[in-house]
């Protein structure tokens, strides 16, 4: 000085917020859905897993 382990800390995890849980990534990073007759046409879902709000979409009742 470099590498490398390990702690912590930080950050992601197909559109929003918070809480727990789980997983990755360490900044040239984790991440960017799926399917077909494919440069064009369809499909599901505001979650990575539960809960809850809030936005949207259907549906029934006042």
């Nucleotide at each position: 000085a470099a590498a490398g382990a390990u702690c912590a800390g930080g950050g992601c995890g197909a559109u929003g917020g918070a809480g727990c849980u789980c997983g990755c990534c360490u900044u040239u990073a984790a991440a960017u859905g799926c399917u077909c007759u494919a440069u064009g046409a369809g499909c599901u879902g505001a979650u990575a897993g539960c809960u809850c709000c809030u936005g949207u979409u259907g549906g029934a009742u006042c």
About this RNA: The RNA shown here (Fluoride riboswitch aptamer (crcB RNA motif)) has 62 nucleotides and comes from Desulfofundulus thermobenzoicus. The sequence is in RNAcentral, with records from Rfam. Taxonomically the source falls in Desulfofundulus (Bacteria, Bacillota, Clostridia, Eubacteriales). Model confidence (mean pLDDT): 78 of 100. It matches the Rfam family "Fluoride riboswitch aptamer (crcB RNA motif)". Rfam links the family to the GO terms response to fluoride and positive regulation of gene expression.